[in-house]
RNA sequence: GCCACCUUAGCUCAGUUGGUAGAGCAAUGCUUUCGUAAAGCAGAGGUCCCGAGUUCGAAUCUCGGAGGUGGCU
Numbered sequence: 001g002c003c004a005c006c007u008u009a010g011c012u013c014a015g016u017u018g019g020u021a022g023a024g025c026a027a028u029g030c031u032u033u034c035g036u037a038a039a040g041c042a043g044a045g046g047u048c049c050c051g052a053g054u055u056c057g058a059a060u061c062u063c064g065g066a067g068g069u070g071g072c073u
Stems, first nucleotide, its partner, number of pairs: 001072007010025004019056001028042004049065005
């Protein structure tokens, strides 16, 4: 230098024909217990890496940029 893939909650990741952003774990509160743990319940937590474009509508499609992983030279 070239190619491919990845970037979504604190962590690990779903979400694919464009139409309300989700799960598990963690954290918080409550119930239970003499108390702790475990268990159960509840609510909270998001600039979907950044910018632009297409569209009535973009996490999703297109272009550019950033970071990461792998491969080739």